Description: Model confidence (mean pLDDT): 82 of 100. The RNA shown here (transfer RNA) has 75 nucleotides and comes from a Candidatus Woesearchaeota archaeon. Taxonomically the source falls in Candidatus Woesearchaeota (Archaea, Nanobdellati). Its Rfam family is "tRNA". Rfam describes the family as follows. Transfer RNA (tRNA) molecules are approximately 80 nucleotides in length. Rfam classes the family as a transfer RNA.

């Protein structure tokens, strides 16, 4: 220098191909419950610039383009 893949909650990820319900799951966190007291269990809750910007569209995590970061391969 070239090609490909990845980026979504504190962590690990789904959803993207085929745009459309209020952005989700597990773990973690907080409160309550349960217990003699913990752990486990049960109930409820908080937590998001969907990497950044621009565009397309009635509507974008999702499509197009340009960047940034990480990984792999080639040179």
């Nucleotide at each position: 220098g070239a090609g490909c893949c990845u980026g979504u909650a504190g962590c690990u990820c789904a959803g993207u191909c085929u745009g459309g319900u209020u952005a989700g799951a597990g773990c973690g966190c907080u409160g309550c419950u349960c217990u003699g007291a913990u752990a486990a269990g049960g109930c409820a809750g908080a937590g998001g610039u969907c990497c950044c910007g621009u565009g397309u569209u009635c509507a974008a995590a999702u499509c197009a383009c340009g960047g940034c970061a990480g990984g792999c391969u080639c040179a």